[in-house]
RNA sequence: UCUCUAACGGGGCAAACCAUCUGAAAGGGUGGGGCGCAAAGUUAACAGGCCCAGCACUAAUUUUUAACAUCAAUUUUUAAUCUAAAAAUUAGUGCUGGGUGGCUGAGCUGCCGAA
Numbered sequence: 001u002c003u004c005u006a007a008c009g010g011g012g013c014a015a016a017c018c019a020u021c022u023g024a025a026a027g028g029g030u031g032g033g034g035c036g037c038a039a040a041g042u043u044a045a046c047a048g049g050c051c052c053a054g055c056a057c058u059a060a061u062u063u064u065u066a067a068c069a070u071c072a073a074u075u076u077u078u079a080a081u082c083u084a085a086a087a088a089u090u091a092g093u094g095c096u097g098g099g100u101g102g103c104u105g106a107g108c109u110g111c112c113g114a115a
Stems, first nucleotide, its partner, number of pairs: 004113001012037002017032006035102001041108003046105003049100018
């Protein structure tokens, strides 16, 4: 110096959960805690995945409103079916924004150093 199969020593980080603060949410900060981690350091303006929100489209369901036509009824009224519009909910797809580096690949940086 390289590799990362590996020793010694001193250490480092901190999942779930709890408290508190923050955000519309996903999530994040701090303290406790410790499941794990040799990059659990860093980059979300490298790519993919996942999560949240908004918008658009499509589909289904429900509700409301409106008009015409048809059928039944002797007629009117009324009811049903059908059509259109609006709203709500759910699902899918796309776009945009946000989040996650402890989801993966990748980039950058880095401690000890057996053999």

Annotation
A computed fold for a 115-nucleotide RNA, annotated as c-di-GMP-I riboswitch aptamer. Its mean pLDDT, the model's own confidence on a scale to 100, is 76. The model forms 95% of the base pairs in the Rfam consensus.